[in-house]
RNAcentral holds the sequence, with entries from SILVA. Small-subunit ribosomal RNA from an uncultured Acidobacteriota bacterium, 1442 nucleotides, folded computationally. The coordinates come from a structure-prediction model, not an experiment, and the mean pLDDT is 83.
RNA sequence: AACGCUGGCGGCGUGCCUAACACAUGCAAGUCGAACGCGAAAGCCCGCAAGGAUAAGUAGAGUGGCGCACGGGUGAGUAACACGUGGACAACCUGCCUUCGAGUGGGGAAUAACCUUCCGAAAGGAGGGCUAAUACCGCAUAACACCUCGGGACACAAGUUUUGGGGUUGAAAAGAGCAAUUUGCUCGAAGAGGGGUCCGCGCCUGAUUAGCUAGUUGGUGAGGUAACGGCUCACCAAGGCUUCGAUCAGUAGCCGUCCUGAGAGGGAGCACGGCCACACUGGAACUGAGACACGGUCCAGACUCCUACGGGAGGCAGCAGUGGGGAAUUUUUGGCAAUGGGCGAAAGCCUGACCAAGCAACGCCGCGUGGGUGAUGAAGUAUCUUGGUACGUAAAACCCUUUCGGCAGGGACGAACCUAAUGACGGUACCUGCGGAAGAAGCCCCGGCUAACUCCGUGCCAGCAGCCGCGGUAAUACGGGGGGGGCAAGCGUUGUUCGGAAUUACUGGCGAAAAGUUUUUAACAAAAGCGGUUGGAUAAGUCAGCUGUGAAAACCACGGGCUUAACUCGUGGCCUGCAGUUGAGACUGUCUGGCUGGAGUGUGGGAGAGGAGAGUGGGAUUCCUGGUGUAGCGGUGAAAUGCGUAGAUAUCAGGAGGAACACCGGUGGCGAAGGCGGCUCUCUGGACCACAACUGACGCUGAGGCGCGAAAGCUAGGGGAGCAAACAGGAUUAGAUACCCUGGUAGUCCUAGCUGUAAACGAUGGAUACUUGCUGUGGGGGGUGUUAAAUCCCCCUGUGGCGGAGCUAACGCAUUAAGUAUCCCGCCUGGGGAGUACGGUCGCAAGGCUGAAACUCAAAGGAAUUGACGGGGGCCCGCACAAGCGGUGGAGCAUGUGGUUCAAUUCGACGCAACGCGAAGAACCUUACCUGGGCUAGAAUGCCUCUGACCGCCCGAGAGAUCGGGUUUCCUGGGUAAAACCAGGCAGAGUGCAAGGUGCUGCAUGGCUGUCGUCAGCUCGUGUCGUGAGAUGUUGGGUUAAGUCCCGCAACGAGCGCAACCCUUAUCAAUAGUUGCCAGCGGUUCGGCCGGGCACUCUAUUGAGACUGCCGUUGACAAAACGGAGGAAGGUGGGGAUGACGUCAAGUCCUCAUGGCCUUUAUGUCCAGGGCUACACACGUGCUACAAUGGCAAGUACAAACCGCUGCAAACCAGCAAUGGGGAGCCAAUCGGAAAAAGCUUGUCUCAGUUCGGAUUGGAGUCUGCAACUCGACUCCAUGAAGCUGGAAUCGCUAGUAAUCGCAGAUCAGCAUGCUGCGGUGAAUACGUUCCCGGGUCUUGUACACACCGCCCGUCACAUCACGAAAGUGGGUUGUACUAGAAGUCGUCGCGCCAACCCGUAAGGGAGGCAGGCGCCCACGGUAUGAUCCAUGAUUGGGGUG
Repeated sequence: AACGCUGGCGGCGUGCCUAACACAUGCAAGUCGAACGCGAAAGCCCGCAAGGAUAAGUAGAGUGGCGCACGGGUGAGUAACACGUGGACAACCUGCCUUCGAGUGGGGAAUAACCUUCCGAAAGGAGGGCUAAUACCGCAUAACACCUCGGGACACAAGUUUUGGGGUUGAAAAGAGCAAUUUGCUCGAAGAGGGGUCCGCGCCUGAUUAGCUAGUUGGUGAGGUAACGGCUCACCAAGGCUUCGAUCAGUAGCCGUCCUGAGAGGGAGCACGGCCACACUGGAACUGAGACACGGUCCAGACUCCUACGGGAGGCAGCAGUGGGGAAUUUUUGGCAAUGGGCGAAAGCCUGACCAAGCAACGCCGCGUGGGUGAUGAAGUAUCUUGGUACGUAAAACCCUUUCGGCAGGGACGAACCUAAUGACGGUACCUGCGGAAGAAGCCCCGGCUAACUCCGUGCCAGCAGCCGCGGUAAUACGGGGGGGGCAAGCGUUGUUCGGAAUUACUGGCGAAAAGUUUUUAACAAAAGCGGUUGGAUAAGUCAGCUGUGAAAACCACGGGCUUAACUCGUGGCCUGCAGUUGAGACUGUCUGGCUGGAGUGUGGGAGAGGAGAGUGGGAUUCCUGGUGUAGCGGUGAAAUGCGUAGAUAUCAGGAGGAACACCGGUGGCGAAGGCGGCUCUCUGGACCACAACUGACGCUGAGGCGCGAAAGCUAGGGGAGCAAACAGGAUUAGAUACCCUGGUAGUCCUAGCUGUAAACGAUGGAUACUUGCUGUGGGGGGUGUUAAAUCCCCCUGUGGCGGAGCUAACGCAUUAAGUAUCCCGCCUGGGGAGUACGGUCGCAAGGCUGAAACUCAAAGGAAUUGACGGGGGCCCGCACAAGCGGUGGAGCAUGUGGUUCAAUUCGACGCAACGCGAAGAACCUUACCUGGGCUAGAAUGCCUCUGACCGCCCGAGAGAUCGGGUUUCCUGGGUAAAACCAGGCAGAGUGCAAGGUGCUGCAUGGCUGUCGUCAGCUCGUGUCGUGAGAUGUUGGGUUAAGUCCCGCAACGAGCGCAACCCUUAUCAAUAGUUGCCAGCGGUUCGGCCGGGCACUCUAUUGAGACUGCCGUUGACAAAACGGAGGAAGGUGGGGAUGACGUCAAGUCCUCAUGGCCUUUAUGUCCAGGGCUACACACGUGCUACAAUGGCAAGUACAAACCGCUGCAAACCAGCAAUGGGGAGCCAAUCGGAAAAAGCUUGUCUCAGUUCGGAUUGGAGUCUGCAACUCGACUCCAUGAAGCUGGAAUCGCUAGUAAUCGCAGAUCAGCAUGCUGCGGUGAAUACGUUCCCGGGUCUUGUACACACCGCCCGUCACAUCACGAAAGUGGGUUGUACUAGAAGUCGUCGCGCCAACCCGUAAGGGAGGCAGGCGCCCACGGUAUGAUCCAUGAUUGGGGUG
């Protein structure tokens, strides 16, 4: 600046940034009668009138003078001496003004106005006649003007100046005044101010613009100009500019200054001031002192207007104003009062310059919208845990003030002219009075950055957002309310610039983040930058003093004036610059003379895969020939293709050919790099050491340029053994255009040429100097040492390792620096697009070099940290594998799940860690589901009120809930004679407050639980290390079941875990004795049955016991391990309980609790019936089996734990049995359930779908229960299915375990193959840790961190965006060639025309001029052909985003 919302006052400023787009209307430059001629009228007066006088020599037009070239506007063009700054003109001009000098004499001819005739629509024009001047023209005179000749002085040159002689040309105007006088005029000299020209320096971007230039560069001569000059022309010469960026293209008025910044810088050039340029576009001149002229002329063009169609008129980028464009920019105002300008002698006139006012919150500055008291903390609003809290002294109310605004009264400065007169602003500023809190507050924000928090609504919707990011039902981020914060007549948004940004760095960088050229060299100087030591000279740089300039305004400081401030005035500073001058002489430069340390030469040495060429050697592979020999060879993880009986492979002999050079060989050597490896010869480059003879700074770097430059590739010709892209075949694989195998062509090799790139790497440019060390190794030398140096010491020069300071973001580098410095070069500036496109250039091609943009993202990247992960590594553990035993998967059945079905098959659980799970037990109930029938304060409960019954029983209706009828003393306690009454209980009714919900959300939650995992881990304090994240501790060496313990250690300690403490079991003891035992005694019906006893068993309480305690060995004199002894038990004895920090948004809102939401004659509640029990199928978990280690039959033995009063129930009886009858005993170490079973002893069956197996079905029953139809369990008789040991796969278990056998309990009226417990019998195996799974720890890699179920690449499909190519098409700018040629200057002709002067009496002629013609130049234009830019283009190419 604009936009949105809002808007009280004043002052000072500012106000078309876009269309230099087009303009209606008015105004913006005139003035002078004291230069000149002409010359009205209205009105008034006189007059009867005609007319006169006045107005008035006025107005007016004209001639003439001056002005119009100033002032005002705009920024199109211009990259330029345009501008800025400093100089120069010895190369110039200058009206008006100032000073000085001299002069102003005498003549002449016209012309406008005017009059008249005519043309034209108009604008305007033509002819004739008259006239004046300070208009015009001769003549005279004149110089210091001009030309020429000579002298002097000065000077850097062309020259300047002075003086003398001669010559030529060349002036004038008058007006006013009675006059004095004054104003003009002419010539000349100077000044001031103004202008012109030239020069040094400064002055944007692009090299994907590298070459440009013929008047071009210079000279001579001429012309031209105020003036120099190729400014123009003729001739001559061939120059001139350019990598210090010419030319071309793009952009742009420049500056003082303005904004920003600590500064250096960066950006801007509005207002004000200086300069320039322009005036509709292009061209041109005229006049003039000055213009190539904004409000002048001519021509051309476009546009607009008038027209009688013939022709004319116009130029707001002056002030206002209009249209248009645009996000956007004002009044068709007042006045010459002030300041300034023009004219004039002056009065004065003119002045949209200017001064003022108006409009606009556009900016800056100032002021106000009130101040004090005031708690019931009012009302209201918001919130709320309902108690309250906030807005809030805020309001109301009371007291006070009146700025600003309003009204009224007074009232300026600005005024200076010679006195006077004179104020647009303006009755304004200012002063006084009146009146009343009265008329005056909004905007943005409140997740973080960034000051400011809550409620509701919404539910990835609507929306917000400058960046990060909010919104998917509890949003401080959306919208609204309340509250709060900020600023305030403004507040926000958008745009622009600088800052922050050390993200262009003068003040940074380049090992890995972007970034060191692949590498080297220097000819006659390659350009350029930098350069050892010591003298002398100079003074360009440098430094100092002085002088000039650096306009004013601005800025800073100090003062002054407006009430203050903004604003403004004064003084000083500043203006960091440029120029001149005088000095200094250190440093740099230049010139000159030396020096030897840098550099080079020389002499003497040795080292080396340094290079080029020629020659030569052995081994190996392959091939060929021949011999021997026979069935395979070859190849692989395993194979196959392939070769081989036509004789391979193997082996021997001979031959051919090509390529490469084993061992030595080495972080050894050489080279600038690429690179270089058998041996010999020839030619040749460089480095090193020693000596110190020579030269005397000869040096370093190096844009461009010239070379070299692995491999692959290309061209031509050779060569071709092996190897081997492409290709073929065989394998592998889901596929396998791969990895593996068999073959195999280009190529690899040589010669000649091209290509010019690599992770061409030390990812580290070159040179020089300096800066603690240790230790290898190559070359050379010196010293010491015994005569010998391989050894020991030292020096130089290479090449390595480790490390200090220092540096570094860290990693790391560290005398071979990435340390400290200097010099030079190259390179970088977010990721992608892209090393791509276009252009240029190189190349035969492939392609190389140079090298963008649109668009898109908020990152990309480096180093390090902690985790997680790895078909990385080390160590260790676990029924993890292995070794074993038994199962599952096949059958039938049971049970759960999925699916399907259904009115409903209620719901939840889904890898391990859902699926005999919630459910420790669905016929009704349960029950949440479905159908139907009912109720609505409700099925249950609390409080309040009332009543005294209710229940029960009976009858009726109904499926029942329910309804109707009948019957019927409320109860207990106290109290009383009995009541009344009081308290409590129960029931019903009423009404209100509370309901209810197995409805949703386990992703809002609590609690509880699962899981990793009974795995050994998880952390903290202090200290230390690190810029930091973090590390250390917790890592390491051992050891353990264990972060268990020991040792070591920049750590020292501590906590939660581990272990232990608890329960049980195994041994013993003590205590106790309604079971146990006869152990010892007595009795006995022979049963511990009785007496008796508590010793044993047992029961259940308390203790003991085991601790690596002891011994030995190993180990580190440790921890510990191994072995042993003793012991009931030995190394946590067995088992259980016990679950760290955390993970899985794991599970559960249907146990319970709970926020929010939903529902309230229903999603609540009651009832009946049904369903959860369905059934083609699939899966999980089980039971029973398939049989002889078995089935059946008979006999017989031995448990533990548990349960029992709505209960367990014995004996006995009935029944084949389930069971019934019966009821002793037992509230249970006493009685009962209760028979344990496998086992053992006999017998039978004899390998079969069976005397196995028991499903299914029929019949008959029993029991529970209101009720066994859907839908219970059991019994008996009959029936007798599948199944003969189970594919791929998979589960459990390491000892009293697996396997096998039975028993009990919970739930429960009844219902167990499930679950939870109990005991009986009772094995096998473990070499071991390679592999599978899971876990721990250390280490390593990582582009993962939602953490490998991660991340991520490319094609394809779709949508969209920008870009490239493209047959072309359209336009802008521009070059060249030709054509054309208006106006106009100049030149030339000028037979037509002409007053001044000359000759002539005149006619006429001359001089001079005009029209007109021609020529040069040249604008607009035309033709042709290029260049360049922009737009567009079917189609096409890749790219970005989703």